[in-house]
Molecule: Bacterial RNase P class A
Organism: Timonella senegalensis
RNA sequence: AGAUAGCUAGGCAACCGCGUGCCGCGUAAGCGGCCCGAGGAACGUCCGGGCUCCAUAGAGCAGGGUAGUGGGUAACACCCACCCGGGGUAACCCGCGGGAAAGUGCCACAGAAAACAGACCGCCCACCUAGGUGGGUAAGGGUGAAAAGGUGGUGUAAGAGACCACCAGUGCCCUAGGUGACUAGGGCAGCUAGGUAAACCCCACCCGGAGCAAGGCCAGACAGGACGCGUUGAAGCUGCUCGCUGAGCGUUCGGGUAGGCUGCUUGAGCCCCUGGGUAACCAUGGGCCUAGAUGGAUGGUUGCCAGCUUGGAUCGAGUAAUCGCCCAAGCCACAAAACCCGGCGUAUCGGCUAUCUCAU
Numbered sequence: 001a002g003a004u005a006g007c008u009a010g011g012c013a014a015c016c017g018c019g020u021g022c023c024g025c026g027u028a029a030g031c032g033g034c035c036c037g038a039g040g041a042a043c044g045u046c047c048g049g050g051c052u053c054c055a056u057a058g059a060g061c062a063g064g065g066u067a068g069u070g071g072g073u074a075a076c077a078c079c080c081a082c083c084c085g086g087g088g089u090a091a092c093c094c095g096c097g098g099g100a101a102a103g104u105g106c107c108a109c110a111g112a113a114a115a116c117a118g119a120c121c122g123c124c125c126a127c128c129u130a131g132g133u134g135g136g137u138a139a140g141g142g143u144g145a146a147a148a149g150g151u152g153g154u155g156u157a158a159g160a161g162a163c164c165a166c167c168a169g170u171g172c173c174c175u176a177g178g179u180g181a182c183u184a185g186g187g188c189a190g191c192u193a194g195g196u197a198a199a200c201c202c203c204a205c206c207c208g209g210a211g212c213a214a215g216g217c218c219a220g221a222c223a224g225g226a227c228g229c230g231u232u233g234a235a236g237c238u239g240c241u242c243g244c245u246g247a248g249c250g251u252u253c254g255g256g257u258a259g260g261c262u263g264c265u266u267g268a269g270c271c272c273c274u275g276g277g278u279a280a281c282c283a284u285g286g287g288c289c290u291a292g293a294u295g296g297a298u299g300g301u302u303g304c305c306a307g308c309u310u311g312g313a314u315c316g317a318g319u320a321a322u323c324g325c326c327c328a329a330g331c332c333a334c335a336a337a338a339c340c341c342g343g344c345g346u347a348u349c350g351g352c353u354a355u356c357u358c359a360u
Stems, first nucleotide, its partner, number of pairs: 001357008010305007018037002021034005039334001043345002046343005051211004058242004063207004068082005083097001084095004098202002103200002105196003120141002122137007149167006168192002170189008215262004224253006236244001269288004274283003307331006315324003
């Protein structure tokens, strides 16, 4: 000067004021005491679950999701490790990482031609005459992001993997290592027509739906009517079909209720030692209980300290930059439970710690 990971998110005191629970006093209203009382993201609602209901819950299609390999986890699009490719001097970081020989598309403009590709200039041959016609060619040049692999030779009318040697790529086979992705090496083959799937698609793997305003219980009140469909099958929680079950359903007019309890916080919970593992994490043992509101609590004032910013003055350290002590003023971020948990994304004033890399 960088890289990676982790912790924290102000502290103390006084006074006044709130909420659940527990204890005591009180006929009651209420009073007193004790414990506890927002976050690293509580935000976003982007994933995955626990839990509840449909429900007796199967099959297929459609649809959706993931995307190298192996491991972790309740599970995941998350985390860890490794492989390959790219970036960086490095520590490290990034990746919509399977398939272009299953098929269909797209590659503007320029260029002769952009994939069943090709002849503008050029080179060669024949004929006619200064230029043209026909044939051959794809080595040289031009256009372009990209034009039938590269270097050297043989050969040819002139050329060309047409052939040869070496190299590169691709395909196949073998050996060694690895759980594997893959790595290293050897051999054969003239096979050498690209890019794009973050285009459609193909392969592989995964997926019921809805959601705490889910759901359950108690209390209370009321008033039903009309039309239509329905055992030749109503309704059955993304859509369609099959299967299963088997009696209600839809529209409209009209009446009553909107209360209380629960779900609701003991958890895939947190902390510590030891052991296993590269790690994520796992196991044994020990310890702890930390909001549960319901128009919705956790606050206000004052003082001191911590931190940061700016300025000042003198002293100390230092070659210097600067740092320390002191004084003054100011600031103190992002932001807030509502069933719970694991992640990811986003916002953010600061402070602290550890390891690693490079330079001097």